Overview:
This is a predicted structure of a 100-nucleotide RNA (Guanidine-I riboswitch aptamer). It matches the Rfam family "Guanidine-I riboswitch aptamer". The family has 100 seed sequences and 1,509 matches in Rfam 15.1. Rfam describes the family as follows. This family represents a conserved RNA structure found upstream of the ykkC and yxkD genes in Bacillus subtilis and related genes in other bacteria. It was read from a public genome assembly, where an Rfam model found it. The model forms 100% of the base pairs in the Rfam consensus.
[in-house]
RNA sequence: AAAAAUGUUUUCUAGGGUUCCGCGGUGAACACCGGCUGGUCCGAGAGAAAACUCACUGAUUUAAAUGUCGUGUACACGGAGGGAAAAAAGCCCGGGAGAU
Numbered sequence: 001a002a003a004a005a006u007g008u009u010u011u012c013u014a015g016g017g018u019u020c021c022g023c024g025g026u027g028a029a030c031a032c033c034g035g036c037u038g039g040u041c042c043g044a045g046a047g048a049a050a051a052c053u054c055a056c057u058g059a060u061u062u063a064a065a066u067g068u069c070g071u072g073u074a075c076a077c078g079g080a081g082g083g084a085a086a087a088a089a090g091c092c093c094g095g096g097a098g099a100u
Stems, first nucleotide, its partner, number of pairs: 007052006015042002020039002022036001023034004054072003058069003075095001077098001081093003
C1' cells in the first nucleotide's frame, strides 16, 4: 500500500434491560419496592432468512434502448470510554482506536 454501493428494507435470533402488562413483597386503596422463567419493548458490520438493489466478458430479446432468465453480491480479531426523555445491551460513536 492492498479492487467491490464494505448498498437498502423487512422478519427473526443471540443478547439486553424494566417504561407498560404480568409476577412476588409492603400496604386498606392508590402507591412504593424487587428484573423476576415471562408478554410488550431495544436488538447485531463482523448472527439467520427473505425481498429489493448493484455487477457481469453469461444466455435470451431488440435496429438500438429496454425487458426476461442465470451467476455473483465476498471477507471481517477488536477494547476502554462516551451517547440514549424507561433502562440496558452484541444498539449508536464504530468495519472507529488498536491488533494481526